[in-house]
Bacterial RNase P class A from a marine eukaryotic metagenome, 391 nucleotides, folded computationally.
RNA sequence: GGCGACCGCGCGCCCGUUUGGGUGUGAGGAAAGUCCGAACACGGCAGGACACGGCGGUGGGUAACGCCCACCCGACGGUCUGGCAACGGGUCGUCGAGGGAAAGUGCCACAGAGAACAGACCGCCGAUGGCCCCGAGUUGUUUGGGGGCACAGGCAAGGGUGAAACGGUGCGGUAAGAGCGCACCGCCGCUUCUGGCGACAGGGCGGGCAUGGCAAACCCCGCCGCGUGCAAGGCCAAGCAGUCCCCGCCCGUCGCAAGACGGGGUGGCCGGUCCGGCCAUUGCCCGCUAGGGCAUGGGGACGGGUAGGCCGCUCGAGCUCGUCGGCAACGGCGGGCCCAGAUAAAUGGUCGUCGCCGCGGCUUUGGCUUGCGGCAACAGAAUUCGGCUUA
Numbered sequence: 001g002g003c004g005a006c007c008g009c010g011c012g013c014c015c016g017u018u019u020g021g022g023u024g025u026g027a028g029g030a031a032a033g034u035c036c037g038a039a040c041a042c043g044g045c046a047g048g049a050c051a052c053g054g055c056g057g058u059g060g061g062u063a064a065c066g067c068c069c070a071c072c073c074g075a076c077g078g079u080c081u082g083g084c085a086a087c088g089g090g091u092c093g094u095c096g097a098g099g100g101a102a103a104g105u106g107c108c109a110c111a112g113a114g115a116a117c118a119g120a121c122c123g124c125c126g127a128u129g130g131c132c133c134c135g136a137g138u139u140g141u142u143u144g145g146g147g148g149c150a151c152a153g154g155c156a157a158g159g160g161u162g163a164a165a166c167g168g169u170g171c172g173g174u175a176a177g178a179g180c181g182c183a184c185c186g187c188c189g190c191u192u193c194u195g196g197c198g199a200c201a202g203g204g205c206g207g208g209c210a211u212g213g214c215a216a217a218c219c220c221c222g223c224c225g226c227g228u229g230c231a232a233g234g235c236c237a238a239g240c241a242g243u244c245c246c247c248g249c250c251c252g253u254c255g256c257a258a259g260a261c262g263g264g265g266u267g268g269c270c271g272g273u274c275c276g277g278c279c280a281u282u283g284c285c286c287g288c289u290a291g292g293g294c295a296u297g298g299g300g301a302c303g304g305g306u307a308g309g310c311c312g313c314u315c316g317a318g319c320u321c322g323u324c325g326g327c328a329a330c331g332g333c334g335g336g337c338c339c340a341g342a343u344a345a346a347u348g349g350u351c352g353u354c355g356c357c358g359c360g361g362c363u364u365u366g367g368c369u370u371g372c373g374g375c376a377a378c379a380g381a382a383u384u385c386g387g388c389u390u391a
Stems, first nucleotide, its partner, number of pairs: 001354007009026007028378001032389002035387005040229004052225005057071005072098001073096010099220002104218002106214003121159002123155003128152002130149005135143002167185006186209001187207005193202003233311004242302007249264006265281007282295005318337008355375005360369003
């Protein structure tokens, strides 16, 4: 680790209700990083432009993407192959922020002579001009012959520097050289020729070759883009505080309560024989009456809303099988399936058995075992999906 039993935990359903019982179900390929793209929610928003950010070959897939698939082009590597060579072709793999560098601006460190309409350090030449020597001729000036110097100057082939040095292989040419000329290779431009949806490829014509690199520098072109995120957000709502209203001695009855009715106490007043009637009854203030104000206690209503609770919450761009379409990514149709929803955060433990590994013991070296230990690493749901990346 697999299987089984028992115990325990979260959630759903059923039964019982007082604690409970039964049953079903319960982490990942990344649940992670929170890097892209969406759904959903709230806020904002007339439209457009500017600014800012992202993306960038072509075609397709997708809800969408910076993801995926196929193809094109380029670079590098392997391999096969054609050619004397320069170089070309096939195939496989890896990689490419793969629009624009003959719009503009900017940069190109170090090294190097020279780094953008460049340059001469070593080197080559020194035909031409200059200087020197020899020869020839001359009285001499001279010189068309020969040799030398490397002074002017010419060259850019070779060496060297560099990430990069203004095409290459040859032949001709030359003083030496050079697309200076030619052939081929490469390159560039044009093309209503051909193939392809297209990126592009092939063909044809033209050009001695011009136009270095960097846009993950500014910039230009095209396309896309509001902000915040489930602690989004919605509903209910103790307590405390606020505003407004009602009530205020005690007991009983009714009422959810405010309150209503009845009885009693206290104080005041009036009548009066025992007694009866009326008014008031939390405190303070407005001098008193009346009326009112403030405070305090009780009760009620209201709106906002804290704690707390409920929803959002998991059936979904779902999973799976078959079939059809497609090179593929993926899509159509049909059948089947339900697969965690916690909130301080459940997903665990014990025993048995089987298997594997290590150690030990025995051994006839084939193995056996009644012993002991281990069975992982990375990690771990928290609104949900599609990707990418990392472990």

Rfam family: Bacterial RNase P class A. Rfam classes the family as a ribozyme.